[in-house]
Molecule: transfer RNA
Organism: uncultured Candidatus Saccharibacteria bacterium
RNA sequence: GCACCCGUAGCUCAGUGGAUUAGAGCGGAUGUCUUCGGAACAUCAGGCCGUGGGUUCGAAUCCCUCCGGGUGUA
Numbered sequence: 001g002c003a004c005c006c007g008u009a010g011c012u013c014a015g016u017g018g019a020u021u022a023g024a025g026c027g028g029a030u031g032u033c034u035u036c037g038g039a040a041c042a043u044c045a046g047g048c049c050g051u052g053g054g055u056u057c058g059a060a061u062c063c064c065u066c067c068g069g070g071u072g073u074a
Base pairs, nucleotide, nucleotide: 001073002072003071004070005069006068007067010026011025012024013023028044029043030042031041032040050066052064053063054062
């Protein structure tokens, strides 16, 4: 240089046949329980889906650009 893959919550990931409100586990906060801690149970917070643009009535999802990471190849 070329080809391919990935980027969604603090972390690991699902959702990628375009529409119902963007989710799970772990972690965090509060409460109950407990002598304390842990565990268990209940509730809550946290994202405008890497950036910018396009298509569409409607985009995390399709297209383009850029940024970051990875793999292969010369």